Overview
Model confidence (mean pLDDT): 83 of 100. A computed fold for a 92-nucleotide RNA from an Oceanospirillaceae bacterium, annotated as c-di-GMP-I riboswitch aptamer. The sequence was found by an Rfam model in a public genome assembly. NCBI's taxonomy places the organism under Bacteria, Pseudomonadati, Gammaproteobacteria, Oceanospirillales, Oceanospirillaceae.
[in-house]
RNA sequence: UCCCGACAAAGGCAAAGCCCGGGUAACCGGGCGGCGCAAAGUCACGGGUCCUUGUUAACCUCAAUCAGAACAAGGAUCGCCGGACCGCCGAA
Numbered sequence: 001u002c003c004c005g006a007c008a009a010a011g012g013c014a015a016a017g018c019c020c021g022g023g024u025a026a027c028c029g030g031g032c033g034g035c036g037c038a039a040a041g042u043c044a045c046g047g048g049u050c051c052u053u054g055u056u057a058a059c060c061u062c063a064a065u066c067a068g069a070a071c072a073a074g075g076a077u078c079g080c081c082g083g084a085c086c087g088c089c090g091a092a
Base pairs, nucleotide, nucleotide: 004090005089012037013036017032018031019030020029021028022027035079041085042084043083045082046081047080048077049076050075051074052073053072054071055070060068061067
C1' cells in the first nucleotide's frame, strides 16, 4: 500500500414517527427522535422503483370517451442494486 472487517479504539451518519417550511407530486430542508449502517460519504453513469406533463388513430384491459397499458419529455430516489471517486482505525 492492497485485500479484509474485530464483543477493539476514537468518532460519524440517522429509519419510522411527530412538528415547522418548500414543492402539483415523488420527494427535499430544519428540529425532536433512533430502525439500523464499515462507507447509510459524494456522483443520477447503467438498471430498478416512484412522481408530473403530453400523445393516444388503431390495438390490448375495461360498463365507459374515465382509468390502465403503450410511446415521448421532464423530475425524484445513492438507506434499491451495480459502477466511479474520496475516506477513520488496524485485530484475525